The prediction has a mean pLDDT of 80. Transfer RNA from a Pirellulales bacterium, 76 nucleotides, folded computationally.

[in-house]
């Protein structure tokens, strides 16, 4: 330098045909009794990496950028 893949909650990840965002774990509150804790119930938590475009409507599509990973090439 080129190609491919990935970026969504604190962490790990879903998200169908474009129809307005979820789970588990963690955190917090409560119940309970088996009490360094477990179980059950509930609550909170999001610029969906950034920008632009298309569209009535974008996490999803297009273009550009940023970051990460893999492969190839180049240099030594």
């Nucleotide at each position: 330098g080129a190609g491919c893949c990935c970026g969504u909650a604190g962490c790990u990840c879903a998200g169908u045909u474009g129809g307005u965002a979820g789970a588990g774990c963690a955190a917090c509150g409560g119940a309970c009794u088996u009490u360094u804790a477990a179980u059950c119930c509930g609550u909170a938590g999001g610029u969906c990496c950034c920008g632009u475009g298309u569209u009535c409507g974008a996490g999803u599509c297009a273009c550009g950028g940023c970051g990460g990973g893999c492969u190839c090439a180049c240099c030594a």
Background
Lineage of the source: Bacteria > Pseudomonadati > Planctomycetota > Planctomycetia > Pirellulales.